RNA sequence: GGGGGAAUAGCUCAUUUGGCAGAGCGGCGGUCUCCAAAACCGUUGAGGAGCGUUCGAAUCACUCUUCCCCUG
Numbered sequence: 001g002g003g004g005g006a007a008u009a010g011c012u013c014a015u016u017u018g019g020c021a022g023a024g025c026g027g028c029g030g031u032c033u034c035c036a037a038a039a040c041c042g043u044u045g046a047g048g049a050g051c052g053u054u055c056g057a058a059u060c061a062c063u064c065u066u067c068c069c070c071u072g
Stems, first nucleotide, its partner, number of pairs: 001071007010025004019055001026044006048064003052060001
C1' cells in the first nucleotide's frame, strides 16, 4: 500500500433485512434485617464523528477516527 471485520449504557452483549433502543452486571433509592449480605421493588444512563438518502436511519450511501485480522 491492498483486502476484510469491529465501534450501541460505567462493563459484557442483543437489536435481521429502515418504524417504541433492550437484557445481564453495575450505580442510586426503598422494603426486609439488631447490622450487613442475599432476595425483592423502583430508578439511572447509550448508537465513534461528519454529510447525504428517506415521511422516518443503530440499520442504507460517502468521508474521517480508533482498534483487530489477512496479505504484498
Transfer RNA from an uncultured Clostridia bacterium, 72 nucleotides, folded computationally. It was read from a public genome assembly. Its mean pLDDT, the model's own confidence on a scale to 100, is 83. Its Rfam family is "tRNA". Rfam classes the family as a transfer RNA.